This is a predicted structure of a 72-nucleotide RNA (transfer RNA) from a Bacilli bacterium.
It matches the Rfam family "tRNA". Gene Ontology term of the family: triplet codon-amino acid adaptor activity.
Taxonomically the source falls in Bacilli (Bacteria, Bacillati, Bacillota).
Model confidence (mean pLDDT): 82 of 100.

RNA sequence: GGUGACUUAGCUCAGUGGUAGAGCUAUCGGCUGUUAACCGAUCGGUCGGGGGUUCGAGCCCCUCAGUCACCG
Numbered sequence: 001g002g003u004g005a006c007u008u009a010g011c012u013c014a015g016u017g018g019u020a021g022a023g024c025u026a027u028c029g030g031c032u033g034u035u036a037a038c039c040g041a042u043c044g045g046u047c048g049g050g051g052g053u054u055c056g057a058g059c060c061c062c063u064c065a066g067u068c069a070c071c072g
Stems, first nucleotide, its partner, number of pairs: 001071007010024004018055001026042005048064005
């Protein structure tokens, strides 16, 4: 330099163009003599930045950035 994949909650990841979800973590509660485990609830997101298409974009297109892999 070229090609491809990925970027969504603190972490790991789902999400068929129609109100963004799960598990873990954290907080609170239940249970228990206490802790752990288990059960329930809550908190937590400008979906990497910008632009475009569309009535409507996490999803499609362009561009930039970052990470990884391959080729040279």